[in-house]
The prediction has a mean pLDDT of 84. Predicted 3D model of a 684-nucleotide part of an RNA (large-subunit ribosomal RNA, domain II) from Simulium sp. Sim Corn. Taxonomically the source falls in Simulium (Eukaryota, Mandibulata, Pterygota, Neoptera). Rfam family: Bacterial large subunit ribosomal RNA. Its family is annotated with ribosome and structural constituent of ribosome in the Gene Ontology.

Context: one part of a larger RNA
Formats: sequence, structure tokens, C1' cells
RNA sequence: UCCGGCGAGUUACGUUAGUAAGCGAGGUUAAGUGCUUAAGGCACGAAGCCGAAGGGAAACCAAGUCUGAAUAGGGCGACAAAGUUUGCUGGCGUAGACCCGAAACCAGGUGACCUAUCCAUGGUCAGGUUGAAGUUACCGUAAAAGGUAAUGGAGGACCGAACCCACAUAUGUUGAAAAAUAUGGGGAUGAACUGUGGAUAGCGGAGAAAUUCCAAUCGAACCUGGAGAUAGCUGGUUCUCCUCGAAAUAGCUUUAGGGCUAGCCUUGAUAAGAGUCUAAUGGAGGUAAAGCACUGAACUGGUGCGGGGUCCUAACGGAUUACCAAUCCAAAUCAAACUAAGAAUGCCAUCGAGAUACUAUCAGGAGUCAGACUAUGUGAGAUAAGUUUCAUAGUCGAAAGGGAAAGAGCCCAGACCAACAGCUAAGGUCCCAAAGUACAUGUUAAGUGGAAAAGGAUGUGAGAUUUCAAAGACAACUAGGAUGUUGGCUCAGAAGCAGCCAUUCAUUUAAAGAGUGCGUAACAGCUCACUAGUCGAGAGGUCUUGCGCCGAAAAUGUCCGGGGCUAAAACAUGUCACCGAAGCUAUGGAUUUCAUACUAAGUAUGGAGUGGUAGAGGAGCAAAUUGCAAGGAAGAAGCCUAACUGUAAGGAAAGGUGGACGAAGCAAAAGAGAGAAUGCCGGA
Repeated sequence: UCCGGCGAGUUACGUUAGUAAGCGAGGUUAAGUGCUUAAGGCACGAAGCCGAAGGGAAACCAAGUCUGAAUAGGGCGACAAAGUUUGCUGGCGUAGACCCGAAACCAGGUGACCUAUCCAUGGUCAGGUUGAAGUUACCGUAAAAGGUAAUGGAGGACCGAACCCACAUAUGUUGAAAAAUAUGGGGAUGAACUGUGGAUAGCGGAGAAAUUCCAAUCGAACCUGGAGAUAGCUGGUUCUCCUCGAAAUAGCUUUAGGGCUAGCCUUGAUAAGAGUCUAAUGGAGGUAAAGCACUGAACUGGUGCGGGGUCCUAACGGAUUACCAAUCCAAAUCAAACUAAGAAUGCCAUCGAGAUACUAUCAGGAGUCAGACUAUGUGAGAUAAGUUUCAUAGUCGAAAGGGAAAGAGCCCAGACCAACAGCUAAGGUCCCAAAGUACAUGUUAAGUGGAAAAGGAUGUGAGAUUUCAAAGACAACUAGGAUGUUGGCUCAGAAGCAGCCAUUCAUUUAAAGAGUGCGUAACAGCUCACUAGUCGAGAGGUCUUGCGCCGAAAAUGUCCGGGGCUAAAACAUGUCACCGAAGCUAUGGAUUUCAUACUAAGUAUGGAGUGGUAGAGGAGCAAAUUGCAAGGAAGAAGCCUAACUGUAAGGAAAGGUGGACGAAGCAAAAGAGAGAAUGCCGGA
């Protein structure tokens, strides 16, 4: 991992609603007793319980009673009439209460053969080295001290096996091993190591102290019991079909991943037309936009209260000011917490009609309280987020199908079933790949299309406007482009051209600046403005707009899904075809519900339906047991093959095998359906 078996809403009592039956102003027995065909049944048994009367704390009174001084008022009742017993079904309560699962808590015991410390009694430490005290001899001294040489054999001394330890690295890591092996390493006469016996026990012991050890277990051992502890948590919870079908919100909560009530779903009963949409009419309102009278904000000019500076003055007082600046005037602005004024929608109501089929009350049962994205209107954030908080709508959730290459939430569209029928939606029609290499008119040259901004540009199409032009424009070519003068100043120099100055003048002219740029140290030189000629028809500027260009650097492989596409297979506008879905239609069938007809159920016709998670309701299938009980050696159950059959769970002829029980049907009663629980047991 797979296969097989086992494996989860049960039972008792109570209560509530429904349903079936009995009796009914009544209903009913319990224990017990008797009988019996004896795990059963029948009869007796009225104690008790519920109901028929309530009110009050109670005494008590009673269709009333309580409160109260009350005959008042008020509260609860009466009137209208139905209960009760048993079975079954749904829910709830008390119990382990659908099943499995803690970490823990408490009680009583068992452990010191591991390990920690201690006690008693034993054992072990190859070999080598160093050479303390003391002692002896000699020297030395007044005597000592001291010195030298021997002797001696101390030490938590040295080197190093056994023994003990565990510092480094490697291997090992489903190991040879639940801590080892290999090679090195440390201690090795000591606080050494070790055998045997003993002591200390869990609210405890021991600890050269690490939350360390106390039998592979230690921030409190292990075993058994309380015990099925508790688990607002996780996981699991077993056959089929049919009808309907949610929620992820509000309030409260030591509450926020839990709950209670409401909302939304379902089932039953009962009502009436009150539900929803559309037109008209009548209302309330203060949003969008707008506005600046109010409340505030902000800007310019004028006016200039008041203040500051400067000046005059001994003081009083005065003058002045390109300073600040109230108020007012004019012009032009801004606002969620501003509004003299003010929509569209939405909301409330009235009236009548049409469409739709819903709405309300009571009763039983739920689930839901983490929502997600998209569009629009706001807040928070950075007018960030696949962010977060609300509102309105949609989809997903609980929705399959077609489109968007691929995609919960986007676009189209809501799957009862069948089939090789047709029409369409979104989206498409060159090939992959169903359908136009369709038509008409333009645009784009960038593969733009098929990612992006500020900004930039004689890209190109369309429109508007303006200037010049046969008295010859624009471009090109030929020729001129002079003189006072090197203007004045400055300066080493400054001559059109470093810089400064300016009634920047004047002359000759067809025209020519006290000079547009290059250039020189300064001149020179080239050139432009300006003019004439040649040529012969358009040329220049501005604005609006369509489509393009640059701006444009990223990590597996190139921003069409790919091939590929350029009078298009791109873009824009228009037209006609076609393709395209589980949509719609046609054909056949199933089923629910409503209406009608005949009606015992049911049948027929017509209308409308039949996606579905949590969940509510309905109808069934299968296995084992029991009763009734067909059948069975002319062959039961079981097993193999399996026609046929039912909407499904399923049923099953016949043949073979097998060799003794037992199908269908009707009922009863439950250990009643497995694929999941890191499920349990067995096997492979």
C1' cells in the first nucleotide's frame, strides 16, 4: 500500500407535538392475586394519576376571587366546551447518550538488579622515572647555623599498560548497536577504580547543582482503580429515488472559530386577498450637481480702525511710513461634520386595471452566525494592495453547459431522461478548429494590432484659419552686399562679430545692419540679412482631430494560444450570410403539482414545473432473526455462468456444481447497509 472481516444517533425513564386505535365528562390501571396451551397470554385489582374550576402567600371563598375602607377601579379567571389510555414517529430533558481521541487530577500499591548519595565487608593498580623530610660520614662553628657526599624513599609528583573516562574527527543514522565502532585523546597511589550485602520512595528520595538521576520513562516514576474524567477542539459517521431548499446578518453574551432569540429554509393546519411588478396622483426628505445669504477656510485690489517703526517735542501733542492689519467695497474661489435654493432614483400612501403567485397567523423540525469576487456610491490606507469597513445589485458559495488559450466570483445561459433533428445567445467564420480567404468605403507600415507614463519629433490621413504669389512667390543658381568708419568707450590689442554705451546716425544706392554666424593675437578671409537677374506655380505659418513613431532594461522560452497575417487574417464605419450551448423548438418517455371529467384507489386531458451543499419532508430497496408458511433426494441453501427485467437501491429464468434444508408473500422486532476515522484484527 492493497484485500477480507469488524466499526458510530442506542436503551431506560420523563416530557412535548403529530399520527393510529379504544372509550368519552370522563379516561386509565400500578404493585399484587388467580387461571393458563407458561420467556407468553387472559381475567381480577380504582390505591394512584390526568381531565371536568378558579382566585389567593395563606387562612379561605368560589363562577368568581385577589388587592382594597370600598358596592370603585384594576389583575387573574368563568361564558364559548374534550379529555384520557396505549402503540408508533419527530424533538427535548436526565443518564457515558453518535463513535474514537487528550495533556492532566485524586486514591491505593510496586520499584534504588539502571542510576545518585551513604553504610558494612572484600578486591585491583605491568613496567619505568624523579628523589622531600629524616639519618650517617666528613668539613665547619666557642656551641649552633651552614656546606659537601652518601643513605633514605615522600608526593590529590612524572612517563606509561591493565582498569576508569569520553576531548577531536570519521563511519554509522530503515545502524552490527534505541548512543556503538575506528584512529588519536585524558586519569592511571587517589576527592582512584571495583565485587558482594544493606539504607533512603514519588505532596517523596538523592544530587562536587545539570531541572541531574530514581529500571531505554522525570518541571514530579511506574501499575491498578475513580473512569466510558472532561474536550465550546480535530477526525470519522455505512442503501436508493422523489419534492422544496438556506445562511455566513441583527441584538445580547469573560463573547468573538462557542451559544441564545430574531432573520432566512422546510412540513402540517387555518384564513382571506392584505404579497410583488407596471401607469397615474398625493406626500415626507436635504443626497448628487450647484451656490456663498449663514458657519468657517482661502486669494487679489481699494478703504485703513488699531498696533509697530522713523522724525519733531521738556511735556502735552503732532508729522510721516513700499510695515502688520480689523471693518467695509469690488472681482474671483473652497467645504463629510456650511445651505436662501435643490434634482434623478429610492421610500410611504391612494385609486382602478393588467400581469404574477404569493402573503399572514398558529404548530412540529432545522441548518446558518469565518463568506468570496465583480460593478457602482463612501470611509480607512498612499483617491496602494488578490488590503480593510459599510451600502445597493449580480455571480460563486450550493451551478453543470458555451465563450474569455488555460481560470470558483467576468460575458452568455440555469442540466428530468433519450437520440447521428432544427433555430439562436455570448463569441466567432485563412489553417490547427465548426462557420465568409464575404461585400462596400477609408486608415495604419509600426507586425502597430499582439503590455505602459510624463515628455519629444518636417511619420501620415481629415478639417479649420491665415500670410506670400504671373506686378513672378518658395527653393536653387549667377551677380552685388558699398562709403563716413578701425562709430565712441574700454583695452596690450578690440577694426560689424571679448565687453560697455546709444534719437543704432548719415551718405551712395536696385540693395546693403555702426551688422546673423564661422574665423584672426588684432586685421584679413568665408557667410547671412537685403537687392537684381535666370526659372515658371504654388509656397509658408497656426489650431483641432484619426491612426502610427521614440521614450521601452530581468531573470526556464518570444506578452497574438500556435501556424501564420499587410488594398489584411489589423483598425474604423456599414451590410448580408453562416457557425455556435445541456438556452429555445420538434419527437418519444418519466415524474411532481394544479384544474377539469369519470370517480373506491385510480385513469384520461390540459396548464405549469422537475440544477442543488447545510437542512426539512415523502416513497422505497437489501441483509440476519421470529411467526404464518409454499417448496425440497424427480435435488434445499451456498457457489459458477447468466438470458431477461425495474427510474434507482435491486430482482432473476435457465444450465452446471452442491448434497439438506427452506424462497417469494404478509407481519413482527432490530447488534439493519462502509471507502475514508495517522480506525481495530487477520492476510498478501